[in-house]
RNA sequence: GCGGGACAACUCGAGGAAACUCGAGCUAAUACCGCAUAACGUGUCAUGUCAUAAGGCGUGAUACCAAAAGGUAGCUUCGGCCUCCGCCUUUGGAUGGGCCCGCGGCGCAUUAGCUUGUUGGUGGGGUAACGGCCUACCAAGGCGACGAUGCGUAGCUGGUCUGAGAGGACGAUCAGCCACACUGGGACUGUGACACGGUCCAGACUCCUACGGGAGGCAGCAGUGGGGAAUAUUGGACAAUGGGGGUAACCCUGAUCCAGCCAUGCCGCGUGUGUGAAGAAGGCCUUCGGGUUGUAAAGCACUUUAAGCGAGGAGGAAGGUCUUUGAACUAAUAUUUCAAAGAAUUGACGUUACUCGCAGAAUAAGCACCGGCUAACUCUGUGCCAGCAGCCGCGGUAAUACAGAGGGUGCAAGCGUUAAUCGGAAUUACUGGGCGUAAAGCGCGCGUAGGCGGUAUGUUAAGUCGGAUGUGAAAUCCCUGGGCUCAACCUAGGCAUUGCAUCCGAUACUGGCACACUAGAGUGUGGGAGAGGAAGGUAGAAUUCCAGGUGUAGCGGUGAAAUGCGUAGAGAUCUGGAGGAAUACCGAUGGCGAAGGCAGCCUUCUGGCCUAACACUGACGCUGAGGUGCGAAAGCAUGGGGAGCAAACAGGAUUAGAUACCCUGGUAGUCCAUGCCGUAAACGAUGUCAACUAGCCGUUGGGCUCCUUGAGGGCUUAGUGGCGCAGCUAACGCGAUAAGUUGACCGCCUGGGGAGUACGGUAGCAAGACUAAAACUCAAAUGAAUUGACGGGGGCCCGCACAAGCGGUGGAGCAUGUGGUUUAAUUCGAUCCAACGCGAAGAACCUUACCUGGCCUUGACAUGUCUGGAAUCCUGCAGAGAUGCGGGAGUGCCUUCGGGAAUCAGAACACAGGUGCUGCAUGGCUGUCGUCAGCUCGUGUCGUGAGAUGUUGGGUUAAGUCCCGCAACGAGCGCAACCCUUUUCUUUACUUGCCAGCGGGUCAUGCCGGGAACUUUAGAGAUACUGCCGGUGACAAACCGAAGGAAGGCGGGGACGACGUCAAGUCAUCAUGGCCCUUACGGCCAGGGCUACACACGUGCUACAAUGGUCGGUACAAAGGGUUGCUAACCCGCGAGGGCAUGCUAAUCUCAAAAAGCCGAUCGUAGUCCAGAUUGGAGUCUGCAACUCGACUCCAUGAAGUCGGAAUCGCUAGUAAUCGCGGAUCAGAAUGCCGCGGUGAAUACGUUCCCGGGCCUUGUACACACCGCCCGUCACACCAUGGGAGUUUGUUGCACCAGAAGUAGUUAGCCUAACCGCAAGGAGGGCGAUUACCACGGUGUGGCCAAUGACUGGGGUGAAGUCGGAACAAGGUA
Repeated sequence: GCGGGACAACUCGAGGAAACUCGAGCUAAUACCGCAUAACGUGUCAUGUCAUAAGGCGUGAUACCAAAAGGUAGCUUCGGCCUCCGCCUUUGGAUGGGCCCGCGGCGCAUUAGCUUGUUGGUGGGGUAACGGCCUACCAAGGCGACGAUGCGUAGCUGGUCUGAGAGGACGAUCAGCCACACUGGGACUGUGACACGGUCCAGACUCCUACGGGAGGCAGCAGUGGGGAAUAUUGGACAAUGGGGGUAACCCUGAUCCAGCCAUGCCGCGUGUGUGAAGAAGGCCUUCGGGUUGUAAAGCACUUUAAGCGAGGAGGAAGGUCUUUGAACUAAUAUUUCAAAGAAUUGACGUUACUCGCAGAAUAAGCACCGGCUAACUCUGUGCCAGCAGCCGCGGUAAUACAGAGGGUGCAAGCGUUAAUCGGAAUUACUGGGCGUAAAGCGCGCGUAGGCGGUAUGUUAAGUCGGAUGUGAAAUCCCUGGGCUCAACCUAGGCAUUGCAUCCGAUACUGGCACACUAGAGUGUGGGAGAGGAAGGUAGAAUUCCAGGUGUAGCGGUGAAAUGCGUAGAGAUCUGGAGGAAUACCGAUGGCGAAGGCAGCCUUCUGGCCUAACACUGACGCUGAGGUGCGAAAGCAUGGGGAGCAAACAGGAUUAGAUACCCUGGUAGUCCAUGCCGUAAACGAUGUCAACUAGCCGUUGGGCUCCUUGAGGGCUUAGUGGCGCAGCUAACGCGAUAAGUUGACCGCCUGGGGAGUACGGUAGCAAGACUAAAACUCAAAUGAAUUGACGGGGGCCCGCACAAGCGGUGGAGCAUGUGGUUUAAUUCGAUCCAACGCGAAGAACCUUACCUGGCCUUGACAUGUCUGGAAUCCUGCAGAGAUGCGGGAGUGCCUUCGGGAAUCAGAACACAGGUGCUGCAUGGCUGUCGUCAGCUCGUGUCGUGAGAUGUUGGGUUAAGUCCCGCAACGAGCGCAACCCUUUUCUUUACUUGCCAGCGGGUCAUGCCGGGAACUUUAGAGAUACUGCCGGUGACAAACCGAAGGAAGGCGGGGACGACGUCAAGUCAUCAUGGCCCUUACGGCCAGGGCUACACACGUGCUACAAUGGUCGGUACAAAGGGUUGCUAACCCGCGAGGGCAUGCUAAUCUCAAAAAGCCGAUCGUAGUCCAGAUUGGAGUCUGCAACUCGACUCCAUGAAGUCGGAAUCGCUAGUAAUCGCGGAUCAGAAUGCCGCGGUGAAUACGUUCCCGGGCCUUGUACACACCGCCCGUCACACCAUGGGAGUUUGUUGCACCAGAAGUAGUUAGCCUAACCGCAAGGAGGGCGAUUACCACGGUGUGGCCAAUGACUGGGGUGAAGUCGGAACAAGGUA
């Protein structure tokens, strides 16, 4: 530029419950289709050019591909012109995507091999595009220890939290990217999707249904349900910003902007401010004085933010529309754009922010904690209960730890808890750790990959260093500004973004390349030592066995025995033989080997090492993940061998048992060959290699050198030992053979247990090995060193500790205490030594605390208040008494005249009272180790420290006594001494004591005068000190001996008890905190009990007799007591005792006799002339009272007992033993206790053993300290876990079946407007069918994870179970 044919809507008809659908007919386009036109497009061919070549930029030829005659407004001469919006082709820009590459990005190796379109090529197809993207054929590749594959887990990043950083953990909000949209699959359309609010199919689910069939997808905004520890409104608006549509006006917008809810976080503000001491009340505490809450409150004077009420009131608004004007573009007064002026308008928030006014302290404080860490303390309750607890740990009657309260501390509209991350944590160590003994060096070599690597020169520029450019999104962090009154917050700029890429430069070091060197490494030559290895041979001693001889009764074995062997002849001894194994002496922190390991001698083969001097190669080296080899003993397999030894086994012993230790036997095994196993405290608990860093002394193998030539000296190497400096180390220790100072490489460790186990895997014949977790559980486990304690470790020493002796206990009877039992009560306490003749130095009542009964309630006792009376004494009745009811006597002292002191009675209340509990709340006192010789401190020194030293050592002593030595020097408490007593002497004193001399007297007597000598008494002194001598010793301390002396080596005895131990004893001596009782758990009284009695034990007495009993005679003490007393003498009584009476407040009198002893007599070995219990009778004394329940006397009775089992006690000299005497308590009541003297021994060799103790040392797994600690089985409970016939999910591999939708291919059937053709028909298309791919689904068979499972294995945990006793000491067998 030119053409064409349809289809919706619509009309008619039909089906369906619905969703919706079907048929017929009409119609337009910027819908659809065809033709023409065409290059700066595309394809092909040719060709030029470019350092970039699978490419870019050109040139030429050829072929192919397009659109709407459109819409709107204006003008028009009605032909058209023009504007805007569209449409087609091409090119460029901007933006947004697709694809590709490098680097980086989680855990498990108990996932080690994976892969067939897999890796590559060629042709073809496909896509917007490269490509195994797909397909046919060809080749056999590709990935992996720098971690492939598999499994598990996970969106990635900017960034966020933490941290000094390096890192570690995380990935909300905001921003970028990816993925997904009910689950799975698929494509269509389209610029873009395999599409959140599209489509198809399959599946599950929900809903509708007329049962035929349909519908749906909030991980959009709100909202609902569910789940959960837990997370909001079914809000407003498009006013702004942004997006979509539209020419625009405008419409849409759960994007967005706002509002609502939530203390979820961050920030800001308020809940008042000032003054105010009578330090109010109340609370809490209290030492009762007070303190604290606390200027806090009240009161007084002020202020008004926020909340409340009222009034005003921005900014977020830019635009758009209309009118007018101007400018630009233009032919134009179209249109459009820009500018100016004017007008009316646009706000969800919003009752906005903000400002002003009003009133009044008014409306506004909680939470956690208070034992230490960690800021902050008391009371009450509770009583290992209730509870707390982050860790340690609190709680069992005085809880700063529980609960409450008061007070305090910290934070504050929040506080605390829980969960989580990082830090501290150098506790995974890059920065920045370790491996001898704490966890940790492979058992040892060779060697692959890898890591690291000598000297010189040149080159390169990968590492390295410097500069520049680009990038490293924005936001965030940081710095400097700005805006909300400040801040949080918002915002501008800068820095930073530690990185990556590119370019340029530097070249010392590292790397690459090249060429050299000889100091590392290696080779050659000579020499040397050696249990280095392998094979073969050979020797002597010994054990055993066999044969023979001699010979006879035992041998053997042990702590002691027995089993065993032996009269069938052992053992012993001699001769001969057999066989196997091992090699005495040499022999040695000697040698060799990588380690394991290697030992008679000889031969052969063979590895390594050392050494001397030269020559050669020229970095050839070091280490070494995997890998590979060697590798004690035991064990396994096959075949030999087998003397001795000897698992298992048997027997004998031991023992509670003895599956052990000891003994007698004895098989595997030990030996050889071959093959496996592959582990050990395979250790120097110390990886290999290299370099450097004081010395000294041994020893093995070489070499050099010197001289005086020796058993010589010096130097140097390679080994192997001992000390030791520096240094290191937690310490111990190491120390040129490093655990020192450095470098290279490998291995290994990360709290204890579970566990070197389970599962899986690898190798193995098996045994077992290598690799190697988790759940759960604990708050420790461990190393080195210190101080103690302990040892069936060692050394030294002491003690009536043993031994040597003497006498006892244990047996008997009795006394006394205890246990037990009994009881109404038998009060309580003491319980190994160190309770048991103890508290108790004295229970008939009392005591007395207990029991029964009867009574009292301000009380038997104290203080205070009030009232009354002196006090006090005598006395009646009832009662068991307490007590109750009465009677009488008596009116004191001081006075200021009020009263007071003392005392009695009564009343009420504060209170008294408690022998009630707790000695494990305490004081005080005491016992015990122990009269043992120890226990400490100051200063100094050593050690990181605990601590050590001193205090140990050599001597000595009773002694930490003294001496010497010494990094110690001093000191304290203990020892000793000072004190008492005894022994000797002196002096003084002389009565009640004494009496020599003098005198007197008596039957007799210190009786008298006298005396002061002696004895005695008691004051004061003296003496004894190892002082002297000798010896020993170290010239010391000291010891031994002698002398003198009364006494000799602390003369004897006593008092005296270090630091501490035993939660030793005592609340019943006393005192006392707390708790408890209060008409009773207090107080009074009577009676009873503490005195019981099958039994057991302790401590004593008396005996069993002749060293004695009995009778008679006779002698000698000391120390004490005595007036509520001791009592003489005399008399009575057999006697206990009684009577009378004297002396004495005590050297005066008295108890009081001492007894054993001595001298006589008798008994004659006997249950007695022993012994005296028990019982009967009669008495005496004390006392209120002898019944329960006293002592004593006399007569009678006359028990057991004839010297005591196991066991056990005391004592070393004036002691034991024995004999009597006295005292305290006490009315009376000792065999007990405390004292006194008389007579008067034995024995001690000695320290082996028992017990206890001291010092030094050693080991320790103990520290509540050996009465310690601690192991395993079994039984019970709980917990997690392995195995397990299996069962059930999930996931995945392989093989197969199946095959919706869809796409692609094919296509016999059916249908078909545009184009071609005149037509028939064709081209093309569609439906259908079919093939390929494929989702869901199905079948079979494997892998893996998980859950569960009868039963079963071990493991862990658990105040008081059983059996033993393995370890820690020499742990009782190292």
Description
The RNA shown here (small-subunit ribosomal RNA) has 1374 nucleotides and comes from a metagenome. It matches the Rfam family "Bacterial small subunit ribosomal RNA". Rfam links the family to the GO terms ribosome and structural constituent of ribosome. The coordinates come from a structure-prediction model, not an experiment, and the mean pLDDT is 85.